Predicted 3D model of a 73-nucleotide RNA (transfer RNA) from an Erysipelotrichaceae bacterium. It matches the Rfam family "tRNA".
RNA sequence: GUUUCGGUAGCUCAGGUGGUAGAGCAACUGACUUUUAAUCAGUGGGUCACGGGUUCGAUUCCCGCCCGAAACA
Numbered sequence: 001g002u003u004u005c006g007g008u009a010g011c012u013c014a015g016g017u018g019g020u021a022g023a024g025c026a027a028c029u030g031a032c033u034u035u036u037a038a039u040c041a042g043u044g045g046g047u048c049a050c051g052g053g054u055u056c057g058a059u060u061c062c063c064g065c066c067c068g069a070a071a072c073a
Base pairs, nucleotide, nucleotide: 001072002071003070004069005068006067007066010025011024012023013022019056027043028042029041030040031039050064051063052062053061
């Protein structure tokens, strides 16, 4: 340099034939417990890397760009 894959919650990751995003862990609150831990119930947390385009509507489609990984050179 070329090609492919990836970037979504604090962390690890899902997600769909375009219609306002979820799980587990973590955090917080409550129950239980003498207390902690464990267990149970609940709550909050997201510019879906970034910038444009198409569309009534984009995390999803198109273009560009940044970062990471792999293969080839």